This is a predicted structure of a 74-nucleotide RNA (transfer RNA) from Candidatus Sungbacteria bacterium RIFCSPHIGHO2_02_FULL_47_11. The coordinates come from a structure-prediction model, not an experiment, and the mean pLDDT is 80. Lineage of the source: Bacteria > Bacteria candidate phyla > Candidatus Sungiibacteriota. Its Rfam family is "tRNA". The family's RNA type in Rfam is transfer RNA. The RNAcentral record of the sequence draws on ENA.
[in-house]
């Protein structure tokens, strides 16, 4: 230099063919439990969907750029 995939909670992923309020495991925190931890239960709280734009009534999705981060080709 050129092609393709990715990018969503602190982490590891979902989300159909564009449609209702973007979820689930983990972790965090608070309460039951317990003699005190641990395991376990039950409730919370944590999201500018990587960035800027553009179609659309309606964008995590679909197009255009830009950043990162994998791969292949020379």
């Nucleotide at each position: 230099g050129c092609g393709c995939c990715c990018a969503u909670a602190g982490c590891u992923c979902a989300a159909c063919u564009g449609g209702a309020u973007a979820g689930a495991g983990u972790g965090u925190g608070u309460g039951c439990c317990u003699u005190c931890g641990a395991a376990g239960c039950a409730c919370a709280a944590g999201g500018u969907u990587c960035c800027a734009g553009g179609u659309u009534c309606a964008a995590g999705u679909c197009c255009u750029g830009g950043u990162g981060g994998g791969c292949g080709c020379g």